RNA sequence: GAUGCAAGCCAGACAGCCGCCGGCCCGAUUCGUCGGGCGGGAGGAAGGUCCGGACUCCACAGGGCAGGGUGACGGCUAACGGCCGUCCGCCGAAAACGUCUUCGGACGAUAAGGCGAGGAACAGGGCCACAGAGACGAGCGUAUUCAGUUACGGUGAAACGCGGUAACCUCCACCUGGAGCAAUUCCAAAUAGGCACGCGUUGAGGCGGCUCGCGGAGCGUGCGGGUAGGAAGCUUGAGCGCCGGAGUAAUUCGGCGCCUAGAGGAAUGGCUGUCAUAGCGCGCAAGCGCCGUAACAGAAUCCGGCCUAUCGGCUUGCUUCACUU
Numbered sequence: 001g002a003u004g005c006a007a008g009c010c011a012g013a014c015a016g017c018c019g020c021c022g023g024c025c026c027g028a029u030u031c032g033u034c035g036g037g038c039g040g041g042a043g044g045a046a047g048g049u050c051c052g053g054a055c056u057c058c059a060c061a062g063g064g065c066a067g068g069g070u071g072a073c074g075g076c077u078a079a080c081g082g083c084c085g086u087c088c089g090c091c092g093a094a095a096a097c098g099u100c101u102u103c104g105g106a107c108g109a110u111a112a113g114g115c116g117a118g119g120a121a122c123a124g125g126g127c128c129a130c131a132g133a134g135a136c137g138a139g140c141g142u143a144u145u146c147a148g149u150u151a152c153g154g155u156g157a158a159a160c161g162c163g164g165u166a167a168c169c170u171c172c173a174c175c176u177g178g179a180g181c182a183a184u185u186c187c188a189a190a191u192a193g194g195c196a197c198g199c200g201u202u203g204a205g206g207c208g209g210c211u212c213g214c215g216g217a218g219c220g221u222g223c224g225g226g227u228a229g230g231a232a233g234c235u236u237g238a239g240c241g242c243c244g245g246a247g248u249a250a251u252u253c254g255g256c257g258c259c260u261a262g263a264g265g266a267a268u269g270g271c272u273g274u275c276a277u278a279g280c281g282c283g284c285a286a287g288c289g290c291c292g293u294a295a296c297a298g299a300a301u302c303c304g305g306c307c308u309a310u311c312g313g314c315u316u317g318c319u320u321c322a323c324u325u
Base pairs, nucleotide, nucleotide: 001321002320004318005317006316007315008314009313010312012275013274014273015272016271017270018269020041021040023038024037025036026035027034028033043296047307048306050305051304052303053302054301055180056179057178058177067176068175069174070173071172072086073085074084075083076082087118088116089115090114091113097108098107099106100105119171120170124169125168126165127164128163136161140153141152142151143150184232185231186230187229194223195222196221197220198219199218206214207213239258240257241256242255243254244253245252246251276293279290280289281288282287
């Protein structure tokens, strides 16, 4: 320098102004709120809701069957279908290497690395494309023999068998209750209905205050359930950063430091300026001008994974080869 891989990171920066959602402090208050100050406010996937857990409610003597799931070996973990290590199998080369060459090329081996639903086919059933005369268990073709007696069989993954296939049923081993924060719990209007007591056809309540009159069946008090609404669950947690120890690693232990959205019909936004990236135009170049933040996307109880989407860019490591010293 070329080449093929792997891992990690960023996801515009700063300043000013105006807003939105929480928290704390101060002041005012007619107790409903209002004003001021300080500080916090989306992601690497917040996504799909695929797997595993925490948490909550419901169910539950014990054993077995059914159903569902997982599957090399060992380890990690709260747990997993996840991760790490090893084995096995498969894939994996532009140049270079090896073999062949009709000199066009073809084939092969191997690297970093990638992928694997990777238990069992001597328990049983099913299936075996294409090619091939014949494909699952005993037959078939050709030759041969007294005789299905013997020999061979170009295709194919498998051919005259002790074949293959379990990502088909099945068997074996292990795991496995259901629903999900719209879980669940608490407080609690108005209206309607319920229950109890009292009053009322010897006339209740109503007709704006009083009287007369009209009119004709409810009225009052208390209790309890539910709804609207409010509150808890709600974010301090299998947390994050740094250093050190153990371990090949996943991971784990110790010390120090930090607090980092908590809304809920759902805030996290907008404008301006400067700089920087990408893009476009001009220019030999230095540079100048335009554009205006760029992809995927957006928390909704939380956490560990997997999968999917993604503009542009940065860093590190590994493989093989070539050249120089």
Notes: This is a predicted structure of a 325-nucleotide RNA (Bacterial RNase P class A) from Telluria sp. Model confidence (mean pLDDT): 77 of 100. Rfam family: Bacterial RNase P class A. It is annotated as a ribozyme. About the family: Ribonuclease P (RNase P) is a ubiquitous endoribonuclease, found in archaea, bacteria and eukarya as well as chloroplasts and mitochondria. Its family is annotated with tRNA processing, ribonuclease P activity and dimeric ribonuclease P complex in the Gene Ontology. Lineage of the source: Bacteria > Pseudomonadota > Betaproteobacteria > Burkholderiales > Telluria. A source record names the gene rnpB.